[in-house]
This is a predicted structure of a 92-nucleotide RNA (c-di-GMP-I riboswitch aptamer) from Neobacillus paridis. Its mean pLDDT, the model's own confidence on a scale to 100, is 84.
């Protein structure tokens, strides 16, 4: 130095679910919690997936404003999948 992750020890991280805030939602944060992770450390939306306030097109009611219905991301998810980076332990 790169490879792998079968057994173990030390140390980490924390799904759901619950309470509080925020947010239109999706979802975040925070404390509890522990399903699971060998990068579930960091970076950073290529992909793929969620929402859809706004917005744009039809339509209904209607008379310019309310409703429904499809489209759309500038929101989101890194514990969907690629990538980049740095790093315990054990093995050969």
């Nucleotide at each position: 130095u790169g490879c792998a992750g079968a057994a173990a020890a030390a140390g980490g991280c924390a799904a759901a679910c619950c309470u509080a805030u925020u947010g239109a939602a999706a979802a975040a944060u925070a404390g509890g919690g522990a399903c699971g992770c060998a990068a579930a450390g960091c970076c950073g939306a290529g992909g793929a997936u969620c929402u859809a306030a706004g917005g744009c097109a039809a339509g209904u009611a209607c008379c310019c404003u309310a409703c429904u219905u499809g489209c759309u991301a500038c929101g989101a998810u890194g514990g969907c999948c690629g990538g980049g980076u740095u790093a315990c332990c054990u093995g050969g």